A computed fold for a 145-nucleotide RNA from a Streptosporangiales bacterium, annotated as c-di-AMP riboswitch aptamer (ydaO/yuaA leader). It was read from a public genome assembly, where an Rfam model found it. The prediction has a mean pLDDT of 80. Rfam family: c-di-AMP riboswitch aptamer (ydaO/yuaA leader). For this family Rfam cites "New RNA motifs suggest an expanded scope for riboswitches in bacterial genetic control" (Barrick et al., Proc Natl Acad Sci U S A, 2004).

RNA sequence: GCCCCCGGGACGCCUAAUCCGCGAACGGCCGGCUCGCGGAACCGGGGACCCGAUUCCUCAUUGGGGUGAGUCGGCCAUCGUGCCGUAGGGCGACUUCCACGCCCGAACCCGUCAGCUAACCCGGUCGGCGUGCGUGGAAGAAAGG
Numbered sequence: 001g002c003c004c005c006c007g008g009g010a011c012g013c014c015u016a017a018u019c020c021g022c023g024a025a026c027g028g029c030c031g032g033c034u035c036g037c038g039g040a041a042c043c044g045g046g047g048a049c050c051c052g053a054u055u056c057c058u059c060a061u062u063g064g065g066g067u068g069a070g071u072c073g074g075c076c077a078u079c080g081u082g083c084c085g086u087a088g089g090g091c092g093a094c095u096u097c098c099a100c101g102c103c104c105g106a107a108c109c110c111g112u113c114a115g116c117u118a119a120c121c122c123g124g125u126c127g128g129c130g131u132g133c134g135u136g137g138a139a140g141a142a143a144g145g
Stems, first nucleotide, its partner, number of pairs: 010131005018040007041125006051115001063113001064110004072085004088104005094140006
C1' cells in the first nucleotide's frame, strides 16, 4: 500500500415503521446497544343514522375481503417464474412547478366474514438499501450578513 472479515459512527433513500421519559442489565464513570414499562407522533383495521346495495333470467365458475404504487393487456408456441408494454409509484440532498434522466410496477395476510360510517373498539412502528458527489430552469423559504 492492497484485499477480506468484525464492531461502531455520520449523512441520505424506500417504508407508517420514528421520537421522548423512567427503569433493568453492563459496570470505575457517562453515553450507546439490548430488554421492560409508559407517553407522543405517524400508520392500518373493525364499527350507526343517512347514503349505497338489494330483485329476475341465462351461462360459466376459482366464495368474499385486507395491507401495499405494485393493476391490467399483449407476445412466444423456446411456456420460462420468459419478453414487451401499461394504470400506478419512487429517486435525482430545503419545498413546489416544469423539463430531462434513472428505477419499481412485488409480496403477504384474514378465514366463509366485514360497503360507507360519528361515538367507540382493536392492532403496527418491521425490514431493505446508498455514500465522493449528488441534473437544469423558475418561484418561494431558510441560514448568513
The source organism's lineage runs through Bacteria, Bacillati, Actinomycetota, Actinomycetes and Streptosporangiales.